Overview
A computed fold for a 116-nucleotide RNA from a rhizosphere metagenome, annotated as SAM riboswitch aptamer (S box leader). It matches the Rfam family "SAM riboswitch aptamer (S box leader)". Rfam's curators write: The SAM riboswitch is found upstream of a number of genes which code for proteins involved in methionine or cysteine biosynthesis in Gram-positive bacteria. RNAcentral holds the sequence, with entries from MGnify.
């Protein structure tokens, strides 16, 4: 820089100790303990791998699951709140009478994570 995805899913303890949710406004979470870092544990979005994974009661004849929109967890990567919500822009209803605001929706910015 292109390309896919982003309303689904998953945290529990030690350390430490005021900060975090990208950026802005907002709203939020945080001393009943944030960042980080350890350690286990989960989750399955892309990559890859695959007919097997998994369990005890181990059965040459078992049970459960599933056979690809599946499965396994090896890379990347997640594990508050929709990417928490917006932002530019368009339409449409209100409501204002100022070129506004509310609300719903539809596109794109950005930003996050994969693959090249």
């Nucleotide at each position: 820089c292109u390309c896919a995805u982003u309303g689904c899913g998953a945290g529990u303890g030690g350390c430490a100790g005021a900060g975090g949710g990208a950026c802005u406004g907002g709203c939020c979470c945080g001393a009943u303990g944030a960042a980080g870092c350890c350690a286990c544990g989960g989750c399955a979005a892309c990559c890859g791998g695959u007919a097997g994974c998994g369990g005890c009661g181990c059965g040459u004849u078992c049970c459960g699951c599933a056979u690809a929109c599946g499965u396994c967890a090896g890379g990347u990567g997640c594990c508050a709140a929709u990417u928490c919500c917006a932002g530019c822009u368009c339409a449409a209803a209100c409501g204002a009478a100022a070129g506004c605001g509310u609300u719903u929706g539809g596109g794109g910015a950005a930003a996050a994570u994969g693959a090249g």